[in-house]
RNA sequence: GUCUUAUCAAGAGCAGGUGGAGGGACUAGCCCUACGAAGCCCGGCAACCGACCCUUUUGGGCACGGUGCUAAUUCUUGCAGCAUGUACAUGCUGAGGGAUAAGAG
Repeated sequence: GUCUUAUCAAGAGCAGGUGGAGGGACUAGCCCUACGAAGCCCGGCAACCGACCCUUUUGGGCACGGUGCUAAUUCUUGCAGCAUGUACAUGCUGAGGGAUAAGAG
């Protein structure tokens, strides 16, 4: 990097340290940011996998280990359908893209 399955409207520092300018995948927007971005450390959240405990039902618990996450619905949008409305537009649903986990070749 490819494929499969599941999840993505909740949660996590509204004065932690370091670091110094960027970041929110991409497009177009719209945002965040020197009242300090990314990254790293610490803290925290969750509980997908393993371990363990209870129960035995494909259930519940724990958070020890492996990951993950920690502005905004996966920030909105990009394709299709439907509804309202005169075009623009707005709303809803689904797909696609993306992210994470577990598994496969």